[in-house]
Context: one part of a larger RNA
Formats: sequence, C1' cells, structure tokens
RNA sequence: CGCAGGAGAUUUGAGGCGAACUGUUCUUAGUACGAGAGGACCGGAAUGGACGAACCAAUGGUGUUCCUGUUGUUUUGCCAAGGGCAUAGCAGGGUAGCCAAGUUCGGUAAGGAUAACCGCUGAAAGCAUCUAAGCGGGAAGCCAGCUUCGAGAUAAGAUAUCCCAUCUGAGAAAUCAGACUAAAGACCCCUUGAAGACUACAAGGUAGAUAGGCUGGGUGUGUAAUCGUAGUAAUACGUUAAGCUAACCAGUACUAACAGGUCGUGAGG
Repeated sequence: CGCAGGAGAUUUGAGGCGAACUGUUCUUAGUACGAGAGGACCGGAAUGGACGAACCAAUGGUGUUCCUGUUGUUUUGCCAAGGGCAUAGCAGGGUAGCCAAGUUCGGUAAGGAUAACCGCUGAAAGCAUCUAAGCGGGAAGCCAGCUUCGAGAUAAGAUAUCCCAUCUGAGAAAUCAGACUAAAGACCCCUUGAAGACUACAAGGUAGAUAGGCUGGGUGUGUAAUCGUAGUAAUACGUUAAGCUAACCAGUACUAACAGGUCGUGAGG
C1' cells in the first nucleotide's frame, strides 16, 4: 500500500515446513519343515541404541562476589573488628536462571491409489494367455493420517462484537472550500518481562502490584559482632541453629508508571 467505512477478537485451511530409523529378548514353539544337524513364516509382548522435542521436581554442572575458611601485604591512629590488592588471591559450599551427563515424551496403527511381482475371468488366435474390455492382491516408497506455519490464498475467505447519523457555500455531477465535530480503537511517552541485537512480542500505567523499596517467608552458608567464663596463651565454651543471605514466593502504594501529546472521523465508490 492492498483486501471499497473504521476497529479489536476468534477462526476455516488453499498451500508450505518438520517428523518418518532400527536392534535384541521372551512367547507362539523346539511347533511347521528336516534322516539328522538345525530351525521358521504369521501373530502377541517386553526392553534397548541412535535421533528429535520439551522441561528443571529429582541427580548433577555452572552460578565474577550469596555465605564461610584462609595466605601475603596495605589501610581504617592502636587492640579487636573490617576495607583494598594479589586470576574471583586461593579454597569449601551454593539461590534463581541457563544447562546435560538428568527427567518426560515422540516415530506406531488404522485408510486410499500404486511399483516390481502374484492372480481371477477372458478374447483377438474354437486352444493357451494376469489384458486387449473388465475385476482383485501387493512396499520402509506416493497421497492422506501426526506436529507446526498459514487469507498478499490479489479468487485477499468466514463468525460474532464495538464505533461514527451536523451546518453553509460553489458546481450538472464527481467533488471542492469553510465552520462544527474528533468515536471505537491505536500509538507516542512512562514502569517492566521467564520477550529481546534493534524492532517486535507480552504484562502494566493510580479504577494500579509493572519495577524498585520495605515487611514476612523460602533458600544458601554454618553458630556473627559484643559481652561473659576457663586458660599464661594459642584457643575453647556460653549468649546462638546465631548472624548474614543475589536473581525465588507472597503481602504492602513508601518511590517511580507523572504530565501531556498524536493519529484515527461524520454511515461508507
């Protein structure tokens, strides 16, 4: 821009993408078959491999500063307690998120038309012949079936809902000009996100829990500081499952979503 008014939703499915794999074991059955050795079709069940998708409850990884320990040095006047630097100084753990080596699930089946091939009936050609007329069977392949995208499918589809109902002048009309009007809805802008390069998408904008803060909880770490007691002291014990705690879960308008602006018209060739 189009889809002959505008708008926000829900859809149909022309068409396209993806997926499509396979082993072993048990059973049928030591049956059919075979002198024996050996050893099935068909059918039923179980369990794997590789591949793929989703997810983080569990198992684990990461988790650049959440907790703790600790070395050297420097510093807050000193002690104690802390801060800085040394790869995050090193080391032990670890929330959310992300992830796999982890968990769950998937390929199936049923249908249609067929290939090679196997047939029925059957002439040309009194026979024969699956073919010439006619009718069947038949594959991991084809069309569907499953997932997903999808009306720019310009043949532009469908359904329900929401919104807009002035005046004057010119002109033959289309239309133009000037007033009045400015809907539904959308956007700018702002607070943000398990969304994201940007954009887009999604959640909100005071009739509000969108983010931050605060409060409570959870999780992690592992018993803070101070003081007291014991010991010459290192240190231990008590106060104390303490103190601290990121991204988690709630509650709460304390802070910030303020203030404002723009587009979109007047019933539809």